[in-house]
RNA sequence: GGGGCUGUAGCGCAGUUGGGAGCGCGUCAGACUGGCAGUCUGAAGGUCAGGGGUUCGAUCCCCCUCAGCUCCA
Repeated sequence: GGGGCUGUAGCGCAGUUGGGAGCGCGUCAGACUGGCAGUCUGAAGGUCAGGGGUUCGAUCCCCCUCAGCUCCA
C1' cells in the first nucleotide's frame, strides 16, 4: 500500500421486510432476612464509532473517514 471482518448501555453481546433500541452481568432503590449472602420487583444508564447520501422513515442500504483484528504484498 491492497483485501476482508469488527465498532450497539460500565463489561460481554443480540438485533433480516428499513418503522419498538434490547438481553445477560454489573450499579442503585425497595421487599423477604436479626444481619450478610441469596432471591424477587423496580429504576438509572445509549451521539447504535464519526461525517455525508438514499428514503416518508436508517443500528440496518450506499460513499468517505477513524479505531481495532486479520490476510496478501
Model confidence (mean pLDDT): 83 of 100. This is a predicted structure of a 73-nucleotide RNA (transfer RNA) from a Nitrospirota bacterium. The organism belongs to Nitrospirota, within Bacteria. It was read from a public genome assembly.